[in-house]
Order: sequence, then C1' cells, then structure tokens
RNA sequence: CUCGAAAAUGGCAAACCGGUCGCGAGGCCGGGACGCAAAGCGAUGGGUCUCUUUACAUAGGCGGUAUCCGCUGCCGAGAGAUCGCCAAGCUGCCGAAG
Repeated sequence: CUCGAAAAUGGCAAACCGGUCGCGAGGCCGGGACGCAAAGCGAUGGGUCUCUUUACAUAGGCGGUAUCCGCUGCCGAGAGAUCGCCAAGCUGCCGAAG
C1' cells in the first nucleotide's frame, strides 16, 4: 500500500413514531435500529423523484352525443430533492491474516 478479522475502541442510523420547516420530492431535532469500514464531506456525471411551464398538439391513456369534443399528460425547458442508488473526487479511526 492492498485488505477488512465471529479483534478492540469508538462512530453513524433505514423503516416507523412525535415535533418542526417546505407547495412537494424532502430537510432538521428527539425517540428508534434495518443496516453501514467511509452510511464522513460535497450534487461533478448518470439514475430516480418533486414542483413549475408551452402548444391542447406531436408519446400514450380515459370518457362522450365520436372525421369531432373534453380530461389526463409522455418528451422538452426551468428550478429543486436524494451522496443509505451507481460512478468519480476530497478527507479519515483501528490493525489480525494474506
């Protein structure tokens, strides 16, 4: 350095519940532990999610009195959320075996 032990010392804390902030995804605080060797830090790339927005037409769907009408709304654009989804980056405790 790699690696991560039925090792030690400590750490974090999913779901859920209460409070609070936010339109929302979610954030924060307390309780609580499913898990985590970076589950420490930060949204850089991808993913997922939220809100807003344009023509009611150009994905699709639904309804009707059906060459039409109405509703919904994919994609796109903008603003966000998530690093406990993945990748990359920065930092870092301990020390068996190989």